[in-house]
RNA sequence: AAACUGAAGGGUUUGAUCCUGGCUCAGAACGAACGCUGGCGGCGUGGCUAAGACAUGCAAGUCGAACGAGCUAGGCAAUUGAGCAAUCGAACGCCUAGUUAGUGGCGAAAGGGUUAGUAAUGGCUAGGUAACGUACCCUGUACUUCGGGAUAGCGUCUGAGUGCUUGCACUCUUCCGAAAGGGGCAUUAAUACCGAAUGAUAUCCCCCGUCGAUGGGCGGGUGAUCAAAGAUUUAUCGGUGCAGGAGCGGCCUAGUUCCUAUCAGCUAGUUGGUGAGGUAACGGCCCACCAAGGCGAUGACGGGUAGCGGGACUGAGAGGUUGGCCCGCAACAUCGGGACUGAGACACUGCCCGGACCUCCACGGAGGGCUGCAGUAACGAAUAUUGGGCAAUGAGCGAAAGCUUGACCCAGCGACGCCGCGUGUAGGAGGAAGUCCUUCGGGAUGUAAACUACUGUCAGGGGGAAGAAAGUCCGUUUCGGCGGAUUGAUCUAACCCAGAGGAAGUCACGGCUAACUUCGUGCCAGCAGCCGCGGUAAGACGAAGGUGGCAAGCGUUGUUCGGAAUCACUGGGCUUAAAGCGUGUGUAGGCGGAAGCGUAAGCGUUUUGUGAAAUCCCUCGGCUUAACCGAGGAAUUGCUUGACGAACUGCGCUUCUUGAGGCAGGUAGGGGUGCGAGGAACUCUUGGUGGAGCGGUGGAAUGCGUAGAUAUCAAGAGGAACGCCGGUGGAGAAGUCGUUGCACUGGGCCUGUCCUGACGCUGAGACACGAAAGCGUGGGGAGCGAACGGGAUUAGAUACCCCGGUAGUCCACGCCGUAAACGUUGUGCACUAGGUGUGGGAGGUAUCGACCCCUUCCGUGCCGAAGCUAACGCAUUAAGUGCACCGCCUGGGGAGUACGGUCGCAAGACUGAAACUCAAAGGAAUUGACGGGGGCCCGCACAAGCGGUGGAGCACGUGGUUUAAUUCGAUGCAAACCGAAGAACCUUACCUGGGUUUGACAUGUACGUGGUACGGAUAUGAAAGUUGAAGGACGCUUCCUUCGGGAGGCGAGCGUACACAGGUGCUGCAUGGCUGUCGUCAGCUCGUGUCGUGAGAUGUUGGGUUAAGUCCCGCAACGAGCGCAACCCUUAUCUUUAAUUGCCAUCAUUCAGUUGGGCACUUUAAAGAGACUGCCGGUGUUAAACCGGAGGAAGGUGGGGAUGACGUCAAGUCCUCAUGGCCUUUAUGCUUAGGGCUACACACGUGCUACAAUGGGUGGUACAAAGAGACGCCAACUCGCGAGAGCGCGCCAAUCUCAAAAAGCCAUCCUCAGUUCGGAUUGGAGUCUGCAACUCGACUCCAUGAAGUUGGAAUCGCUAGUAAUCGCGGAUCAGCAUGCCGCGGUGAAUACGUUCCCGGGCCUUGUACACACCGCCCGUCACACCACGAAAGCUUGUUGUACCAGAAGUCGUUGGGCUAACCCGCAAGGGAUGCAGAUGCCGAAGGUAUGGCAGGUAAUUGGGGUGAAGUCGUAACAAGGUAGCCGUAGGGGAACCUGCGGCUGGAUCACCUCCUUU
Repeated sequence: AAACUGAAGGGUUUGAUCCUGGCUCAGAACGAACGCUGGCGGCGUGGCUAAGACAUGCAAGUCGAACGAGCUAGGCAAUUGAGCAAUCGAACGCCUAGUUAGUGGCGAAAGGGUUAGUAAUGGCUAGGUAACGUACCCUGUACUUCGGGAUAGCGUCUGAGUGCUUGCACUCUUCCGAAAGGGGCAUUAAUACCGAAUGAUAUCCCCCGUCGAUGGGCGGGUGAUCAAAGAUUUAUCGGUGCAGGAGCGGCCUAGUUCCUAUCAGCUAGUUGGUGAGGUAACGGCCCACCAAGGCGAUGACGGGUAGCGGGACUGAGAGGUUGGCCCGCAACAUCGGGACUGAGACACUGCCCGGACCUCCACGGAGGGCUGCAGUAACGAAUAUUGGGCAAUGAGCGAAAGCUUGACCCAGCGACGCCGCGUGUAGGAGGAAGUCCUUCGGGAUGUAAACUACUGUCAGGGGGAAGAAAGUCCGUUUCGGCGGAUUGAUCUAACCCAGAGGAAGUCACGGCUAACUUCGUGCCAGCAGCCGCGGUAAGACGAAGGUGGCAAGCGUUGUUCGGAAUCACUGGGCUUAAAGCGUGUGUAGGCGGAAGCGUAAGCGUUUUGUGAAAUCCCUCGGCUUAACCGAGGAAUUGCUUGACGAACUGCGCUUCUUGAGGCAGGUAGGGGUGCGAGGAACUCUUGGUGGAGCGGUGGAAUGCGUAGAUAUCAAGAGGAACGCCGGUGGAGAAGUCGUUGCACUGGGCCUGUCCUGACGCUGAGACACGAAAGCGUGGGGAGCGAACGGGAUUAGAUACCCCGGUAGUCCACGCCGUAAACGUUGUGCACUAGGUGUGGGAGGUAUCGACCCCUUCCGUGCCGAAGCUAACGCAUUAAGUGCACCGCCUGGGGAGUACGGUCGCAAGACUGAAACUCAAAGGAAUUGACGGGGGCCCGCACAAGCGGUGGAGCACGUGGUUUAAUUCGAUGCAAACCGAAGAACCUUACCUGGGUUUGACAUGUACGUGGUACGGAUAUGAAAGUUGAAGGACGCUUCCUUCGGGAGGCGAGCGUACACAGGUGCUGCAUGGCUGUCGUCAGCUCGUGUCGUGAGAUGUUGGGUUAAGUCCCGCAACGAGCGCAACCCUUAUCUUUAAUUGCCAUCAUUCAGUUGGGCACUUUAAAGAGACUGCCGGUGUUAAACCGGAGGAAGGUGGGGAUGACGUCAAGUCCUCAUGGCCUUUAUGCUUAGGGCUACACACGUGCUACAAUGGGUGGUACAAAGAGACGCCAACUCGCGAGAGCGCGCCAAUCUCAAAAAGCCAUCCUCAGUUCGGAUUGGAGUCUGCAACUCGACUCCAUGAAGUUGGAAUCGCUAGUAAUCGCGGAUCAGCAUGCCGCGGUGAAUACGUUCCCGGGCCUUGUACACACCGCCCGUCACACCACGAAAGCUUGUUGUACCAGAAGUCGUUGGGCUAACCCGCAAGGGAUGCAGAUGCCGAAGGUAUGGCAGGUAAUUGGGGUGAAGUCGUAACAAGGUAGCCGUAGGGGAACCUGCGGCUGGAUCACCUCCUUU
């Protein structure tokens, strides 16, 4: 010097947005477990479950310097035997050394283990003990004298049988017992035990002084009482009394220490006192008596859970969770009780008793306690060796050596954790092989490997002995030391050798979250932390390659904290998201106006002690580093002692008036209660008039009425409610209160400023009031009206509508206590722009006066600034800014349910969970879509018309059915004369047979083939094909050559093999392209700016106008794009140019524009002109525009066409074509014959022809346009009734042909009928095309002559050259047209208008819809599964009360039996003392009876939740088709319906009031 370095978010509700809100993820940690894998070392750590049971070994001993004795060894002395002797032996005594059991001392109460119990007899922090103890240790002081009797040890122990003189003898044995163990007798020692002496500042009585809160302290005096042990050898160790100390304890006090009130009252030794007892000590600790107390919402009592702390984990912190290892405290030791010994225990490896369990047993008894260290089985997801050593540290004993020590030190096992190291290093290719991917080119793995050059950590082998050692013993010493000897269980450094050799896995790769492809699978298998993947192209499953992360580990699971401001002290909320009690009065509590003085509890500064050590943090140091360890510091935010301060809070006192209250004078009012009165209406009764209906509805019916209703008049009765005034007006705390008079009564406001002097605010509990419905008793009952009855409606109608109608509604008294009891906004106070209404009062100015105007107080509304809000909105009546207090919320559902409790007559109210289940539920706002919401406007949308379809026959298409096949596709509008502009074969894709396999077609490679290509006779066959005879070549080129030719290669062919071809096979939901549709509807967007947190809005809305988002005006918008329009084609008029094949006015000519001639006209086809609201008038905003008019061929986009915005429908098409993927490859390819696509009970669609006279037949006659033609159109002529045939001119076309136009017109017949209508069907005969007309063509002729007489419900087209009607042409095509595409001829009717149907556009509104109303969604019922409640009972645990019983044991009593020491006594004996025994109180287990609480289980039963596409309805969301919802009551299969009161969180229209702007 340092010791404070620190705060992140993401995913998921929606079409999108903001907010609320839950779920979930990323981080860290662990005494962990599991899966895969595993080289080394260091340091730690390891039964969390069964405080369940334990085999075996060890875990507490030591002292001979306390004591006697035994044994062993040695020695000594005297005695004795043998021997000549040396010497050997025996017994006795003594000594030394060692050792053993015992007496005795100390220890065994420590150390070690565990966390069962314990919510306070515990822990922690701070204190107290004047209410206490203390062995061993230290200091001081004074002593340590004289005797006695025992007892362990050691030693010893008498029972049976027989005989007979009944108490002797003999024989066998040697206390009892299986064991544990026990007994009798004799004898002995001590630091064992006992007596006496002495003795103090010890203890006690008394007295005196002094201090004090006590039975006390201090000082003094007289008296009484109490002690001891010796050992070993010269120096110590002991012993005793007293005093002090240290350390260790006992007890007490305060604070603090989990959840639960669905535990609210608990307590008789209970609380206190007095007096005995007991304890080391205080105390109901115990006992007797007395008193009646004590505790409790600041949570007693009860229940559940739990050892507590230092600390640990996490966190920015505050906090939250936790208490394993280490340290401190507590408790426990198989379960329960008890005491003994001792300084200390009610004692883990002591004792006694009871219970359970286990072991031994000779059945008589006896023994045991691993929650010590190892270890065993059991339990469990899971946790180690029956190891070494006392060398170190410590403990016990000892004078010491030393002994003991599963404490401890070490080692072993486990990746269980933390830390460190390694598994090589450098070079090495445009890059090997393998593998994977590929657009087939290549890319990736990848400098990675190989290969080259090096290095040598760890492991391995060798080697080595520093260090952990300090001590202890011996010797010596000047007492400081010095010298020598000796002690290691365990671990280990340096150094050397060898060689890349022995050493990498695991998880992930859809987003969060770093990391991507291929194959397989096909809502299967599976994944998943959340969102979610998987239904044939899966980056999400499985595998592979690649990549990312971490690494001797990686991942998963579990748990805790974090993120979570998601319980919010720091740091949240309550109008609508969850959340303000229905309202008030008020207790406790919380908070509290101004001034002064004092105090010092809170508060601040400073200080004392403490906050153990370890841990965390800082600095330094030691192990090679780190983990780890050591030292010093900081910190320990707490408690505590003293001092100081006095602003604020508190407390005490004194003042004050502004808060609050009082007083006086006024004043408004549907404030409340009671008793009266009134009129209108209604119903009923009576009477009169009157005479057929009334009533009711969408329309009806039930009902009432000729027995006289309804209507009307008069009289009477009854009950309920009070029109107009009447008002976002008034009053009240709220609920609520409305005719009027009287009585009683509460509160408010204004003015005055006289009084009190903070008397105040809020308010848990408590108390009071509290709509409607409902309940009880008694009245009343007109109208209305749940239930109920009837009539309708309807599929049904337990409803809506109608006719009746009971409770009820009304009154009195008593309950109930709830509502959308709402302003969805608690109460009080203060502050913060305004404007404008209205109710009550006061004042001012002015006036004759009332007004007007101005100021002010109190209420009640609207608009609005700042501010706030998620937004909507609120805004002096706050949802703004603050203060005080209360209540409430914490995801949705389950559920305001269950259980329990309280209240209630009941209905029910209040309080109020959990299991389980979901990833959302929700608020506000946005864009759409939708509405049986509103406004405006279009369209052949309706209406007005004309003609059809639907009925008939036929044609065509489709469905269905059939079939070997009836190929496939298209299916509301927007499929169905559609693909198909034309199926006899072909087409053709289908079916049945026949054949074929590199293929009918393309490209390539390799090999083979030389009578090869070509050619195809013959045979066979249905054909395809198979067979293959005769004949029969060729191109380019190289080499050789005898120039005759030979050999070879390439091309072409054939054959074989391989790549591949082929597929109208699948997927239009993998696609391109093309198309349909909304819709030729007027829309769809963008840039910049602005507004909004944002999605978004604005522009694009508004006022006009238009066919049009067309244009104009206005406007926080200004511009722009795609669409509209225009530009294009055609048609209508004119001009110019041009004139053949067209035309013909003039001239000539002909049968004929036939020819000459001409190009004026027509026409043709090229270019132009023309039309623009340009002009006039009116209307309109001086606009856009509209209306009318003029001119003009044409007038307001002139008619028609082409042209189709952003997008929608996973619309259609893989069978036009293209194409990804999949499938197939002697077949799903190719080829061939025949068949089928043409079937036929039926249904639908589109057409044709008709049903006739506006017609049909016959005869005559007129006028088009647009097209086509060489594999063609075909004239004229001839033949045929005809279809057609024969012959054959012309024409590649303004020339020729098809070609006749038809309806029309003229004339005639038919005369209303199944016909001279209609033509189906059928028979016969033909024609044409074509290889071929049977299945299956068209046409012709003759004959036949069906249905049909104008078409039900319903439905289609069309607004002018249109509909209707008439014919003509073309494509396809050999042939085949009622279809399609075109052309012209004739040629109408109607449109008042926008209420309604359909579709569309714009604005607005509601929404619970967003797959967007073909939406969403509710309840019963049925089925399956899950958890829960109730339940006769059964059962377990726990706890209480009463009683029974009573072990061990303490205490008490007794103690007749027994009793060495002491006393008396000569002795005997007596006394004292003690013991056995007996007994009393207490007392554990146990038992009986009866309760409480908690759990388990249960026939049956109840609702709830979740499930696939079940059943019935359609309650809610839009005005949801009866607006919805709340409370209550009744009813009903169900959602629900109805009555009463309430709310807006109701749409729409109108009115009133208020407001905004001018």
Small-subunit ribosomal RNA from a Sedimentisphaerales bacterium, 1558 nucleotides, folded computationally. Rfam family: Bacterial small subunit ribosomal RNA. Rfam links the family to the GO terms ribosome and structural constituent of ribosome. Taxonomically the source falls in Sedimentisphaerales (Bacteria, Pseudomonadati, Planctomycetota, Phycisphaerae). The sequence is in RNAcentral, with records from ENA and SILVA.